[in-house]
RNA sequence: GGAGAGGGACAGGGAGCCGCAGGGGACUGUUCCCCUGAGGAAGGUCCGGACUCCGCAGGGCAGGCCGCUCGGGGAAACCCGAGAGGGGGCGACCCCUGGAAAGUGCCACAGAGAACAGACCGCCAGCGGCCCGAAUUUUCGGGUGCGGGCAAGGGUGAAACGGUGGGGUAAGAGCCCACCGCCGGGGCCGUGAGGUUCCCGGGCACGGCAAACCCCGGCCGGAGCAAGGCCAAAUAGGGAGGCGCUUGAGGGUGGCCCGCCCGAUGCCUCCGGGUAGGCCGCAUAGAUAGAUGGCUCCCCACGACAGAAUCCGGCCUAUGUCCCUCUCCCCCA
Numbered sequence: 001g002g003a004g005a006g007g008g009a010c011a012g013g014g015a016g017c018c019g020c021a022g023g024g025g026a027c028u029g030u031u032c033c034c035c036u037g038a039g040g041a042a043g044g045u046c047c048g049g050a051c052u053c054c055g056c057a058g059g060g061c062a063g064g065c066c067g068c069u070c071g072g073g074g075a076a077a078c079c080c081g082a083g084a085g086g087g088g089g090c091g092a093c094c095c096c097u098g099g100a101a102a103g104u105g106c107c108a109c110a111g112a113g114a115a116c117a118g119a120c121c122g123c124c125a126g127c128g129g130c131c132c133g134a135a136u137u138u139u140c141g142g143g144u145g146c147g148g149g150c151a152a153g154g155g156u157g158a159a160a161c162g163g164u165g166g167g168g169u170a171a172g173a174g175c176c177c178a179c180c181g182c183c184g185g186g187g188c189c190g191u192g193a194g195g196u197u198c199c200c201g202g203g204c205a206c207g208g209c210a211a212a213c214c215c216c217g218g219c220c221g222g223a224g225c226a227a228g229g230c231c232a233a234a235u236a237g238g239g240a241g242g243c244g245c246u247u248g249a250g251g252g253u254g255g256c257c258c259g260c261c262c263g264a265u266g267c268c269u270c271c272g273g274g275u276a277g278g279c280c281g282c283a284u285a286g287a288u289a290g291a292u293g294g295c296u297c298c299c300c301a302c303g304a305c306a307g308a309a310u311c312c313g314g315c316c317u318a319u320g321u322c323c324c325u326c327u328c329c330c331c332c333a
Stems, first nucleotide, its partner, number of pairs: 001329010012299007020037007039305001043316002046314005051224004063220005068083006084097005098215002103213002105209003120154002122150003127147002129144006162180006181204001182202005187196003228280004238271006250262004300303001
């Protein structure tokens, strides 16, 4: 100098002017003063809770969340520390985590075949067939891959049903053997996940995916601030009281009386009901949903992602600059 790994901090600063929202005050001008006013993610609405209403003897179905081990924090989600197993990277370091020998399902493209598989190229004449030759009733030799045998090698693929070597065979193959690997059990070590250079058994079966269904274990009653509560014009239905029902309460008829007309499941008052609307819920920002902005000057690295809507704790995602520690490579001394 370059390329990376892990962790942390800040979120332009200062001055002036004009504004916006909430609250308080001076005070009665419609003016002035003071205080407060977005984030690390306010975001996605993924998870857990507070709070509210409904439900609730107890249990279940469905559904949701969590899931290696030990320890700690926390209300829970979740986080931290130390480890285990597997995977990636030269490395700093990072990623994954119940079960795939309960069942079902899926495995693109390519390929012959993708799960109790398969034969495209290939290998094989031991067997059946056919052809040729010899011998001559029954046999021998050669050829041929038509049937058949094989899966070593090639080829496809992310993945092809252990690897290397030897034996074996017509050719081959855990078919057999040695070593390695693998599986199961025991012992030993570890609180545990697990480990094992120990012993025994087994030719070897069990490919991958559970962020596919599913199974196992633990936890969870449902709905959500458009929750929910209070005040309350209006309407319907409801309750109480009063009046009245042909001897007529009440209403209509231009204001009144007579008259005329309507009139009994009626009329009036109160309670109650709870729509419009308002208030609370609601916050040391905060609403009738959406207030926090603009201009000028100075400095610098010239300012990214983005803006509350019940609140809180997490997770994830977006994003500019700076700092610390560490790793690998190159160059110079």

The RNA shown here (Bacterial RNase P class A) has 333 nucleotides and comes from a Candidatus Bipolaricaulota bacterium. The coordinates come from a structure-prediction model, not an experiment, and the mean pLDDT is 77. It matches the Rfam family "Bacterial RNase P class A". Its family is annotated with dimeric ribonuclease P complex, ribonuclease P activity and tRNA processing in the Gene Ontology. The family's RNA type in Rfam is ribozyme. NCBI's taxonomy places the organism under Bacteria, Bacteria candidate phyla, Candidatus Bipolaricaulota.